[in-house]
Context: one part of a larger RNA
RNA sequence: UCCGGCGAGUUACGUUUACUGGCGAGGUUAAGCACUUAAGGUGCGGAGCCGAAGGGAUACCAAGUCUUAACAGGGCGUAAAGUCAGUGUACGUAGACCCGAAACCGGGUGAUCUACCCAUGUCCAGGCUGAAGUUGCCGUAAAAGGCAAUGGAGGGCCGAACGCACAUCCGUUGAAAAGGGUGGCGAUGAGGUGUGGGUAGGGGAGAAAUUCCAAUCGAACCCGGAGAUAGCUGGUUCUCCUCGAAAUAGCUUUAGGGCUAGCCUCGUGUUAACCUUGUGGAGGUAGAGCACUGAAUAUCCUAGGGGGCGUCAAAGUCUACCGAAGAUUAUCAAACUCCGAAUGCCAUAAAGGUGAUGCACGGGAGUCAGACUGCACGAGAUAAGUUGGGUGGUCAAAAGGGAAAGAGCCCAGACCUACAGCUAAGGUCCCAAAGUGCGUGUUAAGUGGAAAAGGAUGUGGGAUUUCGAAGACAACUAGGAUGUUGGCUCAGAAGCAGCCAUACAUUCAAAGAGUGCGUAAUAGCUCACUAGUCGAGAGGUCCUGCGCCGAAAAUGUCCGGGGCUGAAACACGACACCGAAGCUUAGGACUCCUUUUAGGAGUGGUAGAGGAGCAUUGUUAGCGCAGCGAAGCUGUACCGAUAAGGAGCAGUGGAGUGCUAAGAAGAGAGAAUGCCGGA
Numbered sequence: 001u002c003c004g005g006c007g008a009g010u011u012a013c014g015u016u017u018a019c020u021g022g023c024g025a026g027g028u029u030a031a032g033c034a035c036u037u038a039a040g041g042u043g044c045g046g047a048g049c050c051g052a053a054g055g056g057a058u059a060c061c062a063a064g065u066c067u068u069a070a071c072a073g074g075g076c077g078u079a080a081a082g083u084c085a086g087u088g089u090a091c092g093u094a095g096a097c098c099c100g101a102a103a104c105c106g107g108g109u110g111a112u113c114u115a116c117c118c119a120u121g122u123c124c125a126g127g128c129u130g131a132a133g134u135u136g137c138c139g140u141a142a143a144a145g146g147c148a149a150u151g152g153a154g155g156g157c158c159g160a161a162c163g164c165a166c167a168u169c170c171g172u173u174g175a176a177a178a179g180g181g182u183g184g185c186g187a188u189g190a191g192g193u194g195u196g197g198g199u200a201g202g203g204g205a206g207a208a209a210u211u212c213c214a215a216u217c218g219a220a221c222c223c224g225g226a227g228a229u230a231g232c233u234g235g236u237u238c239u240c241c242u243c244g245a246a247a248u249a250g251c252u253u254u255a256g257g258g259c260u261a262g263c264c265u266c267g268u269g270u271u272a273a274c275c276u277u278g279u280g281g282a283g284g285u286a287g288a289g290c291a292c293u294g295a296a297u298a299u300c301c302u303a304g305g306g307g308g309c310g311u312c313a314a315a316g317u318c319u320a321c322c323g324a325a326g327a328u329u330a331u332c333a334a335a336c337u338c339c340g341a342a343u344g345c346c347a348u349a350a351a352g353g354u355g356a357u358g359c360a361c362g363g364g365a366g367u368c369a370g371a372c373u374g375c376a377c378g379a380g381a382u383a384a385g386u387u388g389g390g391u392g393g394u395c396a397a398a399a400g401g402g403a404a405a406g407a408g409c410c411c412a413g414a415c416c417u418a419c420a421g422c423u424a425a426g427g428u429c430c431c432a433a434a435g436u437g438c439g440u441g442u443u444a445a446g447u448g449g450a451a452a453a454g455g456a457u458g459u460g461g462g463a464u465u466u467c468g469a470a471g472a473c474a475a476c477u478a479g480g481a482u483g484u485u486g487g488c489u490c491a492g493a494a495g496c497a498g499c500c501a502u503a504c505a506u507u508c509a510a511a512g513a514g515u516g517c518g519u520a521a522u523a524g525c526u527c528a529c530u531a532g533u534c535g536a537g538a539g540g541u542c543c544u545g546c547g548c549c550g551a552a553a554a555u556g557u558c559c560g561g562g563g564c565u566g567a568a569a570c571a572c573g574a575c576a577c578c579g580a581a582g583c584u585u586a587g588g589a590c591u592c593c594u595u596u597u598a599g600g601a602g603u604g605g606u607a608g609a610g611g612a613g614c615a616u617u618g619u620u621a622g623c624g625c626a627g628c629g630a631a632g633c634u635g636u637a638c639c640g641a642u643a644a645g646g647a648g649c650a651g652u653g654g655a656g657u658g659c660u661a662a663g664a665a666g667a668g669a670g671a672a673u674g675c676c677g678g679a
Base pairs, nucleotide, nucleotide: 001679002678003677004676005675006674011094012093013092014091015090017088018087019086020085021084022083023082026050027049028048032044033043034042035041036040054061055060064076065075066074067073097235098234100232104225105224106223107222108221109220115199116198117197118196119195120194121193122192123191124189126158127157128156129154133150134149135148136147137146138145162186163185164184166183167182168181169180170179201217203213204212205211210219238613239612240611241610242609243608248261249260250259251258252257262367263366264364265363266362267361268360269359270358273354274353275352276351277350278348279347280346281345287339288337289336293333294332295331298328299327300326304322305321306319307318308317309316370395371394372393373392374391375390377388378387379386400411401410402409415588416587417586418585420584421583422582426578427577428576429562430561431560435575438573439572440571441570442569448564454549455548458546459545460544461543462542463541464540465539466538467537475533476532477531478530479529481506482505483504486500487499488498512527516525517524589603590602591601592600593599594598614668616665617664619662620661621660622659623658624657625656632652633651634650635649636648638646639645
């Protein structure tokens, strides 16, 4: 991993409700007793329970009663039949659908491992060092002291046995549930070790590490309470049909749990419900505005303040300073409003439409993690596949077609069958179904087929303006002068460092007291301006379509790919076709409704509600089959034109078994890191 078997809503009592049956103003027995064909049945048993009357705290009263001073008002009643049993549903009490803790408590068993202690034994090769003391000699007045021997101390030194476990390598489904190799440490001591004994779990022991107490230790192990509890995880077994959610509110030691409501379903009853138009309403959003509340800009005016002058103090006066209020101008606001929509909401005696959608009561639920997306918002950074509500949609619980591929986007809601047709979104050169289709433009960037501020004689369209046959724009030829080197400044300043004037003047076709380059300053080159040559458009601004640059990232280039340029790109227009489980056509099944035998509508579906069935094993009754071969197993092209399923035949097998009708359940497996067995 696979196969086979086993494996989870049960039972009792009580309550609720629906249905069925009995009796019915009544219904019913319990324990017990008797009989009996004895796990059974029949009879007796009316204690008790429910109902038939309620109201009130009691007394009490009674179709009424309570409140009350009340004959008022009001509350609860009266005017609808129950009860017993069975079956189904749900709930309660019990283990209560099944498996699963870590733990808690009680009673016991353990110190043959290990910790410490007690008693009694035992073990430590060899080598080294050489304390005290003692003796001799020297020394001294005597000492102290020195030297040499002797001596043999020490949690002394080196190092086997023995003990330990510091480093590293190997081992890591090991040779081993802690070892092996090479080194290391202690090795007369707080040393090692044998035997016997002691201390016990709310405890013991501990040179102290939460360390040890039998491979178990922040509280050992065994049995029991015990099926502890588990708002948690996992699992929960046949089929078909009808309907079909929620992920919200309130409360919650509540937030991944619950209760009530909302939303779903079934039953009964009832008669409304919704949409559009019209009509009548409430409102303060979008927008707008500045009349209020605030914010905020400029100027004017001005109370007040600062500063200067003034003075003994002041008065006074000035002010390129600040500035309330006010005036004018121009703004802003979710918590501003003199105003103010569109939608939406409420009502409706009106009209039209839909056609069971509404409401009430009763039984049963599930849901309380929601997700993305469009729109208007809050938080955030006008970030997030972020977060919070609002309002639609889809997914959830929805398959099909499109978006290359994709829960939430676009189209569209799958009862079944069809080698029939038409369309939607999206497409029509090839992969790949359908136009290498048509018309008019645009783009040259492979833009299309990723991106901003910003930049640019890209190119198309439009508007406007200036110049132009009295000759424009560009180019070429010629001129571009004089007072004067304007004045000042300066070492110099001559058009061209700087300052002043520059709407100076003269000669002119024209020529600035000078547009740049240049010089130390001059010089020199050039421009404005003018004439000629030439001969028809030229220059500026604004709006707009499509492009260009800006543009650096990690497997391989931002079309799905090939590939595409009067397109297979973009814009506009008309036509055709393809394209889905949509719609239609043909046939069929089922559900519901009706004007009921013919029509109509419908049939995606998780949690969940409701309905109808299939199969398995006993039991009862009836009818069968079977050694001329039961069950089981294997094979098979049959039936059920819906399933769970059911036959027939053949082989195998070798003794039981089927159908019909009831009734009862140890009644259906693929999942539970399920249990047992096998491969």
Molecule: large-subunit ribosomal RNA, domain II
Organism: metagenome